[in-house]
RNA sequence: AGUGUGUCGGGUGGCCGCGGGCCGCUUUCGGGCGGCACGAGGAAAGUCCGAGCUCCACAGGGCAGAGCGCUGGGUAACACCCAGGCGGAGCGAUCCGACGGAAAGUGGCACAGAAACUACACCGCCCGGACUGGCGUAGCUGGUUUGGGUAAGGGUGAAAAGGUGGGGUAAGAGCCCACCAGCGGCAUGGUGACAUGCCGGCUGGCCAAACCCCGUUUGGAGCAAGCCCACAUAGGGGAGCGACACGGUGGCCCGCCGUGCUCCCGGGUAGGGUGCUGGAGUCGGCCGGUAACGGUCGUCGUAGCCAAAUGGUCACCGUCUGCGCUUUCGGCGCAGGUACAGAACUCGGCUUAUAGACACGCUCU
Numbered sequence: 001a002g003u004g005u006g007u008c009g010g011g012u013g014g015c016c017g018c019g020g021g022c023c024g025c026u027u028u029c030g031g032g033c034g035g036c037a038c039g040a041g042g043a044a045a046g047u048c049c050g051a052g053c054u055c056c057a058c059a060g061g062g063c064a065g066a067g068c069g070c071u072g073g074g075u076a077a078c079a080c081c082c083a084g085g086c087g088g089a090g091c092g093a094u095c096c097g098a099c100g101g102a103a104a105g106u107g108g109c110a111c112a113g114a115a116a117c118u119a120c121a122c123c124g125c126c127c128g129g130a131c132u133g134g135c136g137u138a139g140c141u142g143g144u145u146u147g148g149g150u151a152a153g154g155g156u157g158a159a160a161a162g163g164u165g166g167g168g169u170a171a172g173a174g175c176c177c178a179c180c181a182g183c184g185g186c187a188u189g190g191u192g193a194c195a196u197g198c199c200g201g202c203u204g205g206c207c208a209a210a211c212c213c214c215g216u217u218u219g220g221a222g223c224a225a226g227c228c229c230a231c232a233u234a235g236g237g238g239a240g241c242g243a244c245a246c247g248g249u250g251g252c253c254c255g256c257c258g259u260g261c262u263c264c265c266g267g268g269u270a271g272g273g274u275g276c277u278g279g280a281g282u283c284g285g286c287c288g289g290u291a292a293c294g295g296u297c298g299u300c301g302u303a304g305c306c307a308a309a310u311g312g313u314c315a316c317c318g319u320c321u322g323c324g325c326u327u328u329c330g331g332c333g334c335a336g337g338u339a340c341a342g343a344a345c346u347c348g349g350c351u352u353a354u355a356g357a358c359a360c361g362c363u364c365u
C1' cells in the first nucleotide's frame, strides 16, 4: 500500500421528562400523588428470499402460470452458507460469475459493410473470350469490356464462416499435414462438477436477464392473520301489550310507512382482552467435521407499545481531526467533530446505510 474474517460502535453522574408494570397513600371513584426496578439495533431499515404460526381452499391426475438452474455438503427451509470444479480480473493475497440447452424449432443481429448464415464477390488475385495498344517480335507486356474460379490479402464491423505455420494450386481453399481450440469415443483419477492421456472424423457464428426446450420446486392470503368479550346516548330481527293518539304519503277515505312500553335473540364498529414474546435462542468448554454445521454439558435472560414510550439538557471522561507550545517523542492548551438509524407476531438469510475504533490471518513493495 492492499486483501479477507470477526468484534465494538461511547462511558459516568446531576436535573427535567415519557411508556407500560408492581407497591404504598389518597379519592368527590373520573382520578391524583409518591416510590421501585425495567424500557431499540447491528442494521430495529428495504420488505427482496426462506420458514414458523393463523385462517381460507383442496379426491386423484394433468395443463397453464411463477420461482430456481455447475458439483458435493450444511440447514426447519432458502435464491442463504461451506468446500470444490470451470470461466474471467489481478504481480499477488483475493475478487467476480442467472454457470443446463444455440447440433429440436421460431425469431433477432442496430450502424457500417459486397455479404450477418443456403456467402448473390466491393477492391484484390487467377484462367479464358472479344476489342485495342507498346516493344528489342516463334514471343513478352499493358488498357477496356465480358464469362468463370477464388473467402489467402484489403476494407467494414461487437462479430466475417476454426487459429498459426508448412505443403499444394492457374490463383486459392481442412484440399493435405503438424501443433492449438472445439466436437465425439475410450482409458485412468475423482462421490461428483471435472481433469489428464490416447484415438477419430474433419468444424455446424453470437443472443435463451428473446420465445422456447429440458430438469426441478410450487395452493391463496397474511398478526390490519385469527379467536374471545361487549351497555355506543348507534342500529337490526322476533313476540307481547296497546289498538287509541300523533306525524308522513294523498285533494279525501281505505291502505302503507314511522313514532311508545315490556321481554327475547343473534350480529357488530368504536372499545377491551387474547394472539405477544423463551426462541430452529445467547455465551463458554469438550467431542465429531477441512468448513458451513452438528452433538453434549454448563451458563445467561423482564421492550411488548397501538399512532405508538425508549427523550432532552449540563458537567466530567473517552475517542478522532486541525492549529499552537513543548520537545524527555510522549505530553499540554485551544477549536471543532463523535455516524447510520430506530422496535410494531417471531425467527434464518440477503441487500443497503454507517463518524470512528479494535483483533487476527494473508499478499505486494
Stems, first nucleotide, its partner, number of pairs: 001363008010317007018039002021036006041340001045351002048349005053222004065218005070084005085099001086097004100213002105211002107207003122154002124150012162180006181203001183200007226274004236265006245259005281300001283298006318338009
A computed fold for a 365-nucleotide RNA from a marine sediment metagenome, annotated as Bacterial RNase P class A. The prediction has a mean pLDDT of 76.